A computed fold for a 71-nucleotide RNA from a Patescibacteria group bacterium, annotated as transfer RNA. It was read from a public genome assembly. It matches the Rfam family "tRNA". By type it is a transfer RNA.
[in-house]
């Protein structure tokens, strides 16, 4: 330098045109003398920019970052 793949809450992963989900973690409350465990509620997410579309995390383009292969 070129080809391919990946980027989703704090972490690990789903969903793949029609409000983005589960687990763990976090916050508050309940239960306990307290801790742990358990229960209830809650906050927090589609790498960035543009295009297509009534509607984009999803499709297209560019960039950024990571992985892999070739030279």
């Nucleotide at each position: 330098g070129g080809g391919c793949c990946c980027g989703u809450g704090g972490u690990a992963u789903a969903c793949c045109g029609g409000u983005a989900a589960c687990a763990c973690a976090c916050u508050u409350c309940c239960a306990u003398g307290g801790c742990a465990u358990g229960g209830a509620a809650g906050a927090g997410u589609a790498g960035a920019g543009g295009g297509u579309u009534c509607a984009a995390u999803u499709c297209c383009c560019u960039c950024c970052g990571g992985g892999u292969c070739c030279a």